[in-house]
A computed fold for an 86-nucleotide RNA from Acetonema longum DSM 6540, annotated as c-di-GMP-I riboswitch aptamer. Of the family's consensus pairs, 95% are formed in the model. It matches the Rfam family "c-di-GMP-I riboswitch aptamer". Rfam's curators write: GEMM was predicted in a large-scale screen for bacterial structured RNA regulatory elements.

RNA sequence: UAAUAAACACGGCAAACUUAUUGAAAAAUAAGGACGCAAAGCUAUGGGUCUACGUACUUUAAGUAUAUGGCUGCCAGGUUGCAAAA
Numbered sequence: 001u002a003a004u005a006a007a008c009a010c011g012g013c014a015a016a017c018u019u020a021u022u023g024a025a026a027a028a029u030a031a032g033g034a035c036g037c038a039a040a041g042c043u044a045u046g047g048g049u050c051u052a053c054g055u056a057c058u059u060u061a062a063g064u065a066u067a068u069g070g071c072u073g074c075c076a077g078g079u080u081g082c083a084a085a086a
Base pairs, nucleotide, nucleotide: 012037013036017032018031019030020029021028022027035073041079042078043077045076046075047074048071049070050069054066055065056064057063058062
C1' cells in the first nucleotide's frame, strides 16, 4: 500500500415520539429523545417506494393515471473516509 472481516471505539451518527418552522402533500430543518448503525458520510445514476399542487382522462363528486416533489436508516452503482488483531 492492496485485499479480507472475527473482535474492538472515553469518539461519531440518531429511528419512533414530542415541540417549533417550512411545504398542497410526502417530507425537510432545528431542539429534545435513542430504536438501531462500521460508512446510518456524500451522490436520486438504475431498480424500489411515498406523495399528487398541477395536468390528463373517466365522469358530477368523486375516482384513476402521472414527478417536474421526496426517501441513500429499502437494494445495487459511483465516490470519500474512521478504528484495528493477524